The prediction has a mean pLDDT of 77. This is a predicted structure of a 391-nucleotide RNA (Bacterial RNase P class A) from a Polyangia bacterium. A source record names the gene rnpB.
RNA sequence: AGAGUGGGCCGGGUGAUCGCCGCGGGCCGUAAGGUCCGGGGAGGAAAGUCCGGACUCCAUGGGCAGUGUGCUGGUUAACGGCCAGCGAGGGUGACCUCAGGGAAAGUGCCACAGAAAAUACACCGCCGAAGUUCGGUCGUCGAAAGGCGGCCGCGCUGGCAAGGUUGAAAAGGUGCGGUAAGAGCGCACCGCCGGCCUGGUGACAGGACGGGCAGGGUAAACCCCACACGGAGCAAGGCCAAAUAGGGGGGCGUUCGAGGCUGGCCCGGCCGAAGCCCCCGGGUAGGUCGCUGGAUCCCACGGGUAACCGUGGGACUAGAGGAAUGAUCGCCGCCCGACGGGGUGAGAGCCCCGGCGGGGACAGGAUCCGGCUUACAGACCCGCUCUGCGG
Numbered sequence: 001a002g003a004g005u006g007g008g009c010c011g012g013g014u015g016a017u018c019g020c021c022g023c024g025g026g027c028c029g030u031a032a033g034g035u036c037c038g039g040g041g042a043g044g045a046a047a048g049u050c051c052g053g054a055c056u057c058c059a060u061g062g063g064c065a066g067u068g069u070g071c072u073g074g075u076u077a078a079c080g081g082c083c084a085g086c087g088a089g090g091g092u093g094a095c096c097u098c099a100g101g102g103a104a105a106g107u108g109c110c111a112c113a114g115a116a117a118a119u120a121c122a123c124c125g126c127c128g129a130a131g132u133u134c135g136g137u138c139g140u141c142g143a144a145a146g147g148c149g150g151c152c153g154c155g156c157u158g159g160c161a162a163g164g165u166u167g168a169a170a171a172g173g174u175g176c177g178g179u180a181a182g183a184g185c186g187c188a189c190c191g192c193c194g195g196c197c198u199g200g201u202g203a204c205a206g207g208a209c210g211g212g213c214a215g216g217g218u219a220a221a222c223c224c225c226a227c228a229c230g231g232a233g234c235a236a237g238g239c240c241a242a243a244u245a246g247g248g249g250g251g252c253g254u255u256c257g258a259g260g261c262u263g264g265c266c267c268g269g270c271c272g273a274a275g276c277c278c279c280c281g282g283g284u285a286g287g288u289c290g291c292u293g294g295a296u297c298c299c300a301c302g303g304g305u306a307a308c309c310g311u312g313g314g315a316c317u318a319g320a321g322g323a324a325u326g327a328u329c330g331c332c333g334c335c336c337g338a339c340g341g342g343g344u345g346a347g348a349g350c351c352c353c354g355g356c357g358g359g360g361a362c363a364g365g366a367u368c369c370g371g372c373u374u375a376c377a378g379a380c381c382c383g384c385u386c387u388g389c390g391g
Base pairs, nucleotide, nucleotide: 001387002386003385004384005383006382007381008380010378012332013331014330015329016328017327018326020041021040023038024037025036026035027034028033043362047373048372050371051370052369053368054367055233056232057231058230066229067228068227069226070225071085072084073083074082075081086100087098088097089096090095101224102223106222107221108218109217110216123164124163125160126159127158130157131156132155134153135152136151137150138149139148140147141146172190173189174188175187176186177185191213192211193210194209196207197206198205199204237289238288239287240286247280248279249278250277251276252275255273259271260270261269262268296315297314298313299312300311301310302309303308334359335358336357337356339354340353341352342351343350344349
C1' cells in the first nucleotide's frame, strides 16, 4: 500500500421567524374560555411483537394433554439472551457457522437413478473348488449301443462381493498375506466398541489393554428421555359517579281520588279510573388513579479471562386523548460532482485553498424493563490477519 476480519461509537450544530402538545404562574371572566410570561417535549432502533420478567386481576388438590428448551460451566430478577470453554464443519489466516440429548425401545419415510435404500442383494463382472440326466474332445474297455477316467467350455446347480455401474447416502478404510475367485478370512496401521488409568468442576482430551466390528441415513418425522411453563393482559385493575330503564325498602293513593297543569298562594276550573314521592344498592356514560425514578444511565475504584457483580460520586421534568415534538431561511460542519489556483512527485496520483451545483438515510413513544431480530444516507475510533514493497 492492497485485500480482509472482529468490536466500539455517532447518527448534524447554532440563530431568527411562524406553528403543535402538556405543565406552572399572572390578568380578564359567574362559568365555559381568552390572553401574557416561564419551563418541558422520541430512538439507536421508539419498529417487528419473537422470547423473558415486573405489575394487576382471576384461579390454585393431583394428573393427562399441550407448548418450549436440549454439549459443558458460569452470569442474571428471568430468558430461547449473554460470557467463557468443548466438539463438529468452513477458511492460508485473523476469524466464522452449528436446535450440538437418544437411531442396538418402537413406528414411519428415503423422490429419480440403481441389482439393491435395509430380514441386504446380484445387472455387468470374477471363479471353476464341489455337484451334474449338459456339450465337445482325448484315452481306455466293448462288435455295437454304451460304460469308466482325464481335460476344455462355463450350459445348469453353485461359490464371491474385490472391481464396474446408480445415488445425497451402498454393510468400516489403506496395505500385505491368503484363496478357485474372494471376503476381518488372518495380520499391521487408522477408525469403531468396551471397561480401565491419567488430566480437567465438567463437556471432553490423552494413554495402554481387550474385542474382528456391533451392522445405512433421517428425531426443525412421530416418538423416547431430562428440564421448565396456571390463565388473561394497562381496553390489566382500583376509586368517584349523572340521565334513562330494571332491583330492594318505606310512605301516600284508587271515587273518602294521590299526582299534574292553570306565572307564587287559596278558591275555582281542566286533565287524571292509577299510580306518584322519598331512601338504599349495583352497573353504564363520564371523571380520576394506575403513569413513570427505575433489576435506570454515566464516571472512578475494586473483584472476575469475560458476561457480570460490589462500593463511592454524579445525572435524569414526554407521559395526554388514536395520539403533539414540525416548517422556512441564514451561518457553520459532513459527503459527492465538474472546475480554478497552489504544493509535491519522473509519472499515475496525493495533499491544501477557493467559489459553484447537488445530497443528508431508516424511522415516531402509548404501563414499564432485560434481550433478540429486522431497517438504515453518511462519519469516526480501536484490535487483529494475509499478500506485496521499502528500511
The organism belongs to Polyangia, within Bacteria. The sequence is in RNAcentral, with records from ENA.